[in-house]
Molecule: RNase P RNA; transfer RNA
Organism: Chloroflexota bacterium
RNA sequence: CAAGUAAACCGGGUGACCGCCCGCCUUAGGCGGGAGGAAAGUCCGAGCUCCACCGGGCAGGAUGCUGGGUAACACCCAGGAGGGGGAACCCUACGGAAAGUGCCACAGAAACAUACCACCCGCACUGACCACGCUAGCUGCGGGUAAGGGUGAAAUGGUGAGGUAAGAGCUCACCAGCGGCUGGGUGACCAGUCGGCUGGGCAAACCCCAUCCGGAGCAAGACCAAAUAGAGGGAUAAAAGGACGCCCGGCCUGUUCCCCGGGUUGGUCGCUUGACCCUGAUGGUAACAUCAGGGCUAGAUAGAUGGUCACCGCUCCGACCAGUCGGAGUACAGAACUCGGCUUACAGGUUUACUUGACCG
RNA sequence: GCCCCCAUCGUCUAGGGGCCUAGGACGCAGCCCUUUCAAGGCUAAAACCGGGGUUCGAAUCCCCGUGGGGGCA
Numbered sequence: 001c002a003a004g005u006a007a008a009c010c011g012g013g014u015g016a017c018c019g020c021c022c023g024c025c026u027u028a029g030g031c032g033g034g035a036g037g038a039a040a041g042u043c044c045g046a047g048c049u050c051c052a053c054c055g056g057g058c059a060g061g062a063u064g065c066u067g068g069g070u071a072a073c074a075c076c077c078a079g080g081a082g083g084g085g086g087a088a089c090c091c092u093a094c095g096g097a098a099a100g101u102g103c104c105a106c107a108g109a110a111a112c113a114u115a116c117c118a119c120c121c122g123c124a125c126u127g128a129c130c131a132c133g134c135u136a137g138c139u140g141c142g143g144g145u146a147a148g149g150g151u152g153a154a155a156u157g158g159u160g161a162g163g164u165a166a167g168a169g170c171u172c173a174c175c176a177g178c179g180g181c182u183g184g185g186u187g188a189c190c191a192g193u194c195g196g197c198u199g200g201g202c203a204a205a206c207c208c209c210a211u212c213c214g215g216a217g218c219a220a221g222a223c224c225a226a227a228u229a230g231a232g233g234g235a236u237a238a239a240a241g242g243a244c245g246c247c248c249g250g251c252c253u254g255u256u257c258c259c260c261g262g263g264u265u266g267g268u269c270g271c272u273u274g275a276c277c278c279u280g281a282u283g284g285u286a287a288c289a290u291c292a293g294g295g296c297u298a299g300a301u302a303g304a305u306g307g308u309c310a311c312c313g314c315u316c317c318g319a320c321c322a323g324u325c326g327g328a329g330u331a332c333a334g335a336a337c338u339c340g341g342c343u344u345a346c347a348g349g350u351u352u353a354c355u356u357g358a359c360c361g
Numbered sequence: 362g363c364c365c366c367c368a369u370c371g372u373c374u375a376g377g378g379g380c381c382u383a384g385g386a387c388g389c390a391g392c393c394c395u396u397u398c399a400a401g402g403c404u405a406a407a408a409c410c411g412g413g414g415u416u417c418g419a420a421u422c423c424c425c426g427u428g429g430g431g432g433c434a
Base pairs, nucleotide, nucleotide: 001357002356003355004354005353006352007351008350009349010348012312013311014310015309016308017307018306020034021033022032023031024030025029036332040343041342043341044340045339046338047337048217049216050215051214053250054249055248056247057246058245060213061212062211063210064209065079066078067077068076069075080094081092082091083090084089095208096207100206101205102202103201104200116149117148118145119144120143121142122141123140124139126137127135157175158174159173160172161171162170176198178195179194180193181192182191183190184189221269222268223267224266230260232259233258234257235256241252242251276295277294278293279292280291281290282289283288313330314329315328316327317326318325319324362433363432364431365430366429367428368427371387372386373385374384379417390404391403392402393401410426411425412424413423414422
């Protein structure tokens, strides 16, 4: 210098004038504050609110390697295993196929099972040789084999050697899988050693195992004001009702429960001090935790944060000796109870660490 | 703001891991029939919203995105 990997930050600023919303005050005015890193999608988890409630079981749903973090999580950190990359690094929906059931189309002989071609042995037949014997080929029958070939995503562990009538873990060496023992580690797992020789895949198939789980949601809910239509229907003292469905046990409740119909579409609260933010120290590999100091940063309700002018910042183009001038542009996009994450969108710019290549010293 | 559902030829629909070269109806095009039109018959063209993943294989199973519809006080 170039290419790449991982992470963090900014993503407009200043002034004047006019125009909005909120809070406070000494109120014709003054002071202070006023959209995001994703506010988005609504995919997760909670805080909070309401439904008297507690326990057990079934059903249903979610998660799925190990350890840690957290209020919690399907998130984050650190490891393990498998895979990708030359490396820095990246990906994983990562428990179980020996509890059971199911699927593997087409092709192929055969996909919980097997012999199409093939190889070997024996018999028969035919041919050559002077004869006998032996023997090659074709064909037929019987027996043996699963090494070779073909089919397929996958075919009785793989490669090599020996052995065999031909073959086969039949034997041996190395490797994979499975099991035992020893050692290391909190653990997933790793290392060594021994053993017999061993059909597969799919659980984002049903399922099994472990762990967890009430339901609705701020348009939840609470209060005020105003208005109206209940001579409405049904069940009912342990019956009904009582935190998704079912069952069981307890417990609570006459302002009982269910259905139909009517009125009110007004206002206030909830509504912003938070598992909050910033800085420093300590502990920890880290995520993060503890302590100390400092800060208060929108609360709207047809929904505020805008418009004009000037200068500056950034990007591009043209002119130009540097400099400078002119023009064009400036991404994704707007809170609606609040947080912790995930996912998606994004013009341009800055910084840090690491990997590799080239050159120079 | 929140809670749910859907997407297959031009239109309406069937499918639910290999049968899919994706079926049917209407419409469009051509042919037959008819004096001509209609009706009828035959033939052909025409689609799985997009991306990623699981799997030998996805319209179908899972995740994300895009578009459309419904509900709440």